[in-house]
Molecule: transfer RNA
Organism: uncultured Clostridia bacterium
């Protein structure tokens, strides 16, 4: 240099044609417990690696860019 994957909560991932972004664990509060783990119930966090475009609407479609990985040379 050229190709190609992957970026989403603190972690690990999911998101089937473009329609207000979710699941496991952890975390906060309660209930159980003598207490503590187990278990239940109930909440909080993220504008989707960044820019921009296109759309009534973008994680999702297009262009640039950045990080990591694999291949080729």
């Nucleotide at each position: 240099a050229g190709a190609g994957g992957u970026g989403u909560a603190g972690c690990g991932c999911a998101g089937u044609u473009g329609g207000u972004a979710g699941c496991g664990c952890a975390c906060g509060u309660g209930g159980u417990u003598u207490g503590g783990g187990a278990c239940c119930a109930u909440g909080g966090g993220g504008u989707c690696g960044c820019a921009g475009g296109u759309u009534c609407g973008a994680a999702u479609c297009c262009u640039g860019u950045c990080a990591c990985c694999u291949c080729u040379a």